Predicted 3D model of a 1463-nucleotide RNA (small-subunit ribosomal RNA) from an uncultured bacterium. The RNAcentral record of the sequence draws on ENA.

RNA sequence: AGAGUUUGAUCAUGGCUCAGAACGAACGCUGGCGGCAGGCCUAACACAUGCAAGUCGAGCGCCCUAGCAAUAGGGAGCGGCAGACGGGUGAGUAACACGUGGGAACCUUCCCUAUAGUACGGAAUAGCCCAGGGAAACUUGGAGUAAUACCGUAUACGCCCGAGAGGGGAAAGAUUUAUCGCUAUAGGAUGGGCCCGCGUAGGAUUAGCUAGUUGGUGAGGUAAUGGCUCACCAAGGCGACGAUCCUUAGCUGGUCUGAGAGGACGACCAGCCACACUGGGACUGAGACACGGCCCAGACUCCUACGGGAGGCAGCAGUGGGGAAUUUUGGACAAUGGGCGCAAGCCUGAUCCAGCCAUGCCGCGUGCGGGAAGAAGGCCUUCGGGUUGUAAACCGCUUUUGUCAGGGAAGAAACGGUUCGCACUAAUACUGCAAACUAAUGACGGUACCUGAAGAAUAAGCACCGGCUAACUACGUGCCAGCAGCCGCGGUAAAACGUAGGGGACAAGCGUUAUCCGGAUUUACUGGGCGUAAAGCGCAUGUAGGUGGCGCGGAAAGUUGGACGUGAAAGCUCCCGGCUUAACUGGGAGAGGUCGUACAAAACUACCGUGCUUGAGGAUGAAAGAGGAGAGCGGAAUUCCCGGUGUGGUGGUGGAAUGCGUAGAUAUCGGGAGGAACACCAGUGGCGAAAGCGGCUCUCUGGUUCAAACCUGACACUGAGAUGCGAAAGCGUGGGGAGCGAACGGGAUUAGGUACCCCGGUAGUCCACGCUGUAAACGAUGGCUACUAGGUGUAGGCGGUCAUUAACCCCGUCUGCGCCGAAGCUAACGCGUUAAGUAGCCCGCCUGGGGACUACGGCCGCAAGGUUAAAACUCAAAGGAAUUGGCGGGGGCCCGCACAAGCAGCGGAGCGUGUGGUUUAAUUCGAUGAUACGCGAAGAACCUUACCUGGGUUUGACAUAGGGGUAGUAGCGAGGUGAAAGCCGAGCGACCCUUCGGGGAGCCUCUACAGGUGCUGCAUGGCUGUCGUCAGCUCGUGUCGUGAGAUGUUGGGUUAAGUCCCGCAACGAGCGCAACCCUCGUCGUUAGUUACAAGUGUCUAACGAGACUGCUGGUUUCAAACCGGAGGAAGGUGGGGAUGACGUCAAGUCAGCAUGGUCUUUAUGUCCAGGGCUACACACACGCUACAAUGGCCGGUACAAUGGGUUGCCACACCGCAAGGUGGCGCUAAUCCUCAAAGCCGGUCUCAGUUCAGAUUGUCGUCUGCAACUCGACGGCAUGAAGGUGGAGUUGCUAGUAACCGCGCGUCAGCCAUAGUGCGGUGAAUGCGUUCCCGGGCCUUGUACACACCGCCCGUCACAUCAUGGGAGUCGGUAACACCUGAAGUCGGUGACCUAACCGUAAGGGAGGAGCUGCCUAAGGUGGGAUCGGUGACUGGGAUGAAGUCGUAACAAGGUAACCGUA
Repeated sequence: AGAGUUUGAUCAUGGCUCAGAACGAACGCUGGCGGCAGGCCUAACACAUGCAAGUCGAGCGCCCUAGCAAUAGGGAGCGGCAGACGGGUGAGUAACACGUGGGAACCUUCCCUAUAGUACGGAAUAGCCCAGGGAAACUUGGAGUAAUACCGUAUACGCCCGAGAGGGGAAAGAUUUAUCGCUAUAGGAUGGGCCCGCGUAGGAUUAGCUAGUUGGUGAGGUAAUGGCUCACCAAGGCGACGAUCCUUAGCUGGUCUGAGAGGACGACCAGCCACACUGGGACUGAGACACGGCCCAGACUCCUACGGGAGGCAGCAGUGGGGAAUUUUGGACAAUGGGCGCAAGCCUGAUCCAGCCAUGCCGCGUGCGGGAAGAAGGCCUUCGGGUUGUAAACCGCUUUUGUCAGGGAAGAAACGGUUCGCACUAAUACUGCAAACUAAUGACGGUACCUGAAGAAUAAGCACCGGCUAACUACGUGCCAGCAGCCGCGGUAAAACGUAGGGGACAAGCGUUAUCCGGAUUUACUGGGCGUAAAGCGCAUGUAGGUGGCGCGGAAAGUUGGACGUGAAAGCUCCCGGCUUAACUGGGAGAGGUCGUACAAAACUACCGUGCUUGAGGAUGAAAGAGGAGAGCGGAAUUCCCGGUGUGGUGGUGGAAUGCGUAGAUAUCGGGAGGAACACCAGUGGCGAAAGCGGCUCUCUGGUUCAAACCUGACACUGAGAUGCGAAAGCGUGGGGAGCGAACGGGAUUAGGUACCCCGGUAGUCCACGCUGUAAACGAUGGCUACUAGGUGUAGGCGGUCAUUAACCCCGUCUGCGCCGAAGCUAACGCGUUAAGUAGCCCGCCUGGGGACUACGGCCGCAAGGUUAAAACUCAAAGGAAUUGGCGGGGGCCCGCACAAGCAGCGGAGCGUGUGGUUUAAUUCGAUGAUACGCGAAGAACCUUACCUGGGUUUGACAUAGGGGUAGUAGCGAGGUGAAAGCCGAGCGACCCUUCGGGGAGCCUCUACAGGUGCUGCAUGGCUGUCGUCAGCUCGUGUCGUGAGAUGUUGGGUUAAGUCCCGCAACGAGCGCAACCCUCGUCGUUAGUUACAAGUGUCUAACGAGACUGCUGGUUUCAAACCGGAGGAAGGUGGGGAUGACGUCAAGUCAGCAUGGUCUUUAUGUCCAGGGCUACACACACGCUACAAUGGCCGGUACAAUGGGUUGCCACACCGCAAGGUGGCGCUAAUCCUCAAAGCCGGUCUCAGUUCAGAUUGUCGUCUGCAACUCGACGGCAUGAAGGUGGAGUUGCUAGUAACCGCGCGUCAGCCAUAGUGCGGUGAAUGCGUUCCCGGGCCUUGUACACACCGCCCGUCACAUCAUGGGAGUCGGUAACACCUGAAGUCGGUGACCUAACCGUAAGGGAGGAGCUGCCUAAGGUGGGAUCGGUGACUGGGAUGAAGUCGUAACAAGGUAACCGUA
C1' cells in the first nucleotide's frame, strides 16, 4: 500500500466482498511447562448456610468462675467512639450528573497551632431483684442503683444577639501523678454543601412549552445563597443557535482502531455520581434521609399455639434460575491499610495469598550432530522412475522442562526490651523524642532459586492448498452428495465436494462465529460531488441568517506573542533501573486544553466615529418589443340554415365498408347565423422571472437597453422558513358550443383487436369567477461578481469615417440571441466571455438497485390528489459514456441464374432407389433446414453383416512374454456323428540349428493378456461439408485515443477482385485475389510404334511460339481504367480444371483409420446354420419411363470420343426366334476385341388410351453361382394397368451452355445401375433492367442485443414461501391529568389528659410529652383521553421461486417513434 466482482472488451460512477488490528468473548478439534494479568457482558431474578463492624474495664455500677485474699478470667447492660469509611452494582439519570475553569452566602468529628478554663450542686435510669402477659418476637408494673449518661447554679479574655444600653451561654472525669480527657474561642489542614461560563447522545413523521411558572416586596426555613416555601403585587420566562416531548445512556481519566483528522467503546485500575427488595419518610449525628439502622405502604419468602411475628448477598464464598458464556461454601491477618483502645491487643471475605479456567499477553520446551542401500511402507507414474526424504533405522552427544533426592533466600522492622543523650521534673521515678544494640513474629511454603541422579527419555496440533491468497496430484461422486467470505464450483477425466498422499502457513494452540475500527476519499474538516452516472427547488419577491467596495482615527471581542496557574495518580512517548529474558514493574522527564489570569502587539475580521465614489439606486434625454390587463373592430376558412343551378352518386381507404344521397346529396352560385383560431409577414427574430406571449385599434400598466455623468453615498449579494406566480389535464357555479374530440356506438383489420385506419360522437377544448399546484415545468446546467485568445452571423442603441443634409459600405463600442473554435476542464460525449474554464459568496440537493415519486403520521385540497417521507425484506449488481461486432419490417453503393427475360423440368401417373413412420425375433448402425434423404454403400442371395433365432467355444479366430509339461510331435487325415461349426478318429508321418548336453518350431496346461462395429465426435488426431472461389482476414513500425480501440483497410474513381490509380498520419508487409500448374483451341520444330501403298504427317507426344490493353480513335483527374477499331486461330481473367484466406456452425465422422477415458472378459469376445437388413394402411426426397405424329414401328444408310481387357476382352463360323450355346482367330493392346445413337433416305400408322405407353401377371427358357424360395439379371410368347403434359408451390441453366442422343468405366461371380463418374454427337432461346424475393460485400445510422433478433424483455392470471400496510376488535405497557381516599412522618394548632430535675413554703407557674387535629404526601381507587407494543377473521400491494397460462408493451423507424404530467 491494495485486491476481487457489472462488460465481448474499455474508461469512469457505484455498491457488495476480502486481506490487518482488537476482544471481559463463545463454540469445534487439540493440549507440555512457567511468569504476569483477567474471569455473570444475560435475570438491579430469587436466595439455603457460614462469614463480611466492631472496640474501649485507663468512663460506670453489677453478676459469674478460680482463689483465703491480693488478683486473674468471663458475661449482659449503661456510657463513649466507629457502624456516613472500606466492599458491591450501574437500575435510574440527557442532568450543574460528569469534565474543565471560575465564584461567594457556608459547615467541618477526629488532627495541628494558639489563648482561656475544667468551680459548686441535683434529679433520674438500664442492668440486677420481685410480680405479670405472650407460642414466639417481645413486653407491662413495682422496689432500688452508678457514671466521662442527664439537669441546674456560678464564672466569661475571646464568643452569640442587639444601633446602643444591655442581655445570653461551658465543662468530666480517669489515674501508677505523669499524662490522657473535657469546655469555650480563633486560626490551619482535611472533607463536604451551594452558584456560574463552556463542553458533553439520536429523533422535527415531537413546534410550540410554562401558574411557583418569570420577576419584585415582605416573611418563614436552611450550615448557607435562592420561589427553597408562603402572602401580596406585576405578567412575565423558554424556543428554529431546537424549547417541550419521545427513545437511548451512569460520566471521566482512558481503551481499541486509524498516517492523521476522526470513528467505536467506557470490562479490569483510578476519580466523581447514583442505587441498596419496590415506593415514601424522617430520627440520631460533625457528617445519612443511612447496603449488613428505624417507621410506614406494597410485592414476595419463612415461622406460628392463627392472636401475631421475622427477612432483604447490586459484601466474600456458595445455590437455583436465565444464558453461547464467567471460578473455591479455601488460607491468613505475616505484610499494606482501616475501626476501637494509653497500650498490649481485638476485629477486618478491605487486603495479602492459594485453588479452578490456554480467557489473554509474554517466555521456554517437545531434542542436537552425523547418517544414501536414497531401506521398507504410503502416494503418484510417461512403468524409466519420482516423492515422502536425512526424514526414519543406525552411530555419537546434550538434559532445558518433567520425575526423584538434597540444600535454600528476600518479602520483617516497626511495636517491645536494654543502654546512652535531650526535654519535663525536686527527682538518677515515670513519660515523650532521638540514637545504638537486640529478642520475637511468614498465610503463601514441600515457595523462588541452587546442586545432584537416571534417561531422548515426559511433551504437536489445527485450519488451509480455484482466483483474491503462500500452497497439487490421485481416487470416489456425477447439478447427486455437498462446498461457498465475494466471484462462483458439482450435469463421467472436479487442483473448488469427500478421502488419501504431498505441500505452503501458524503453533500450545489453530480454526469458526459475534462485535468494533481500518481499508471506505463509501458523509469527504483534513478529503467528494450534482449537463448525460444518485443529485439544481418549475419560477420569482423577500424575513432571519451568512457574506460584503475604497480611506482615516479609536477601542481591543476574535487573532498573535511570551509569562504564570491548572490539566490527580495510573496510562501514552523518551531515558535509566529491578525480576536470567520478555510480558510485568520502579524512578525521572515529556506530551496532552475551544481552560483560567494579567501583560504586550494592532496587520486582518468584527465594533465605534468620520469621510469617498467605482458597487447599487435616483433624476434627465432617447429607443425597440407577440411583456401584461380591459374594451372595441376586421377579413379568410370550416360548419349549419335559406334560396338558385344541377344530377346520381358522394365520402373514405392499403383495399373496403359503416355513413350521407332521388324526401335531390356531393359539386356550384347568392344570402344569412354562430363559435373558435388569426394564413402570408415569420426569421436558431423579439419580449417576459418562469409558465408563456402572434389579426387590427384605443385606454391603463410592468420591465429592459443606450447616451451623458446631475443627485444619494455601500443603501449590496444570496436567501432557511414565508409569500406570490405557475402549461395541459382535472374540479365547482353560470354561460357558450363552429371545428376538433377522451368515453361511447358502428364499419374494417386480425387467431383475437376493449387498438392503430374509417364514419359518427358526449364531456372537454372557449368565456367569467373560484379551486387544484403538478409536467421530460429541460439548457435535464441555481443566483451574483470578477478574470481568461479569437472568428462569424443576427437583433436594439450610440459614436466615428467617406460626407454636405440624408442614405449605403466600412470601423469602434454597449446590451441581447446563435454558430465555430484557443487555453483550460471533462469518464467520455462534449463545454469553451451566454463555461461544464479560473476564483469568491450564499442557497438547494445526492450517498448502490429494488421495495418506494410507497406505507403510517402531519399539513393542504370539494374531490381527484399534492407535499413531507420510512422500514421489514430482497439482489450483487443497477446505471453513464465510448468501443468492436451482430442485428433492424433504418439509409446509401455494389455483386451473384438472386429476381426479371427465356429453355427444359419437378410437384399429378407407373416403376426404381433413399428416408420417415409403422411392423417385426431382427427389420444392424450412422447421416436430419440450407450443409440428411440414388448419402457412408465404387454394387446385402451365402459371404459381406455389425442385427435376430438356435447350436458350439473360453488364453480364445489373431499378437507377445514367462513358467511347467509333452515325443509317434507338427502336418495330412479315410471313416463316424451333426444343419454346419465342432467332436471322435483308424492310418500315413516329418523339419531347422547344435559345442551332441540341448535349443527353436509345434502341441497341452497355467499366468500375464488378447478381443469388442460396446459408450463418449460434447475428451481428441486426421479427414470432410458449409458460408464461398465470397473478397476478404491480419501484422510490424509510426501516429491518435486515459483505454477498449482507431488509423492503415475510410474517401474520389475503377475492377471479376482490398484489381489498380489518385488523395490521405500513415509507411510497409503477410495469408487470400491474380499469376505460376494441368487441359482444350492456332502455328512451328523434332520423333515416328500405330495409321495409310510409298512417303507423308490426318494422328500420336515432347519441346517451343503466340495475347501484353502491345497498337490505335474517343471518354476520364488526361491517372487507373472503360468504350470502339485494326491485326489475329484466339482480345481484354480466351474456355475448362486443380487450387478454398482468418474463421463460423461444441457442423459430420470413435462404424475407414488412429486415439484418451470408461464398460465388458464362460461374454458386449469368437465360430457356425438359418433368418433379417428386400417387411408395407401411409408420407417425403432424388430419378427413370411416358402420356405421343418434331412421334411409334419396319427397311436402308453415315459420322465419334473417353476407356477396359489373360481366372480377361473375345473376331469369325455354326446352332437357337432370342437371351445364349458350341467351336475358336487375334490381343499383355495407338496393332485385336471395336460395332454408336439421335441424324439422313424410303415405307407404314392418322389422333385413338391408339401400331402411344409399358406397369402388372401367366408360362417357357438362358446365364452366373455350393445355392436364385424368402431375394438376381436377361430372353421368347402371352397379358396390356395408371397415364391425354400435371394445384399451391418449386429446381437447373447465359454457349459448344441448356435440351436431346447414345458410348465407356469403377465396384463386380452375377446383379436389382434408371445411380455415380467420364466420353463424344446434334445443338438452341433469352438477358429491358436491379423496383421486388434470397444470399453476400463495403460505408453509414439506431440499439436496453454480445448464447449476439431463433436476441432481449413487460404486465395480468394460477401455485408455493417470506416480510409488511389496512382491519371489526381484543390484550398489555408507559407517562401525564381530574376527582376520591390517604399510612408513616416533619412542621403548625390544641380545650380536656399526663409529667423527676428549674422557680415557688404551697397552690401553682414555666417547660415538655402523649393524644387529637390542619397542610403536604407514597401507595390505592375511579374516569376520559394520549402514546407505544402484541394479537386479529378478512384484505392490499411487494419480494422470491421450476421449463405454468395469456398476449407482445419496450429495445431497430421494435413494425402506431418513445417518453413526462393529467383524466
It matches the Rfam family "Bacterial small subunit ribosomal RNA". Rfam links the family to the GO terms ribosome and structural constituent of ribosome.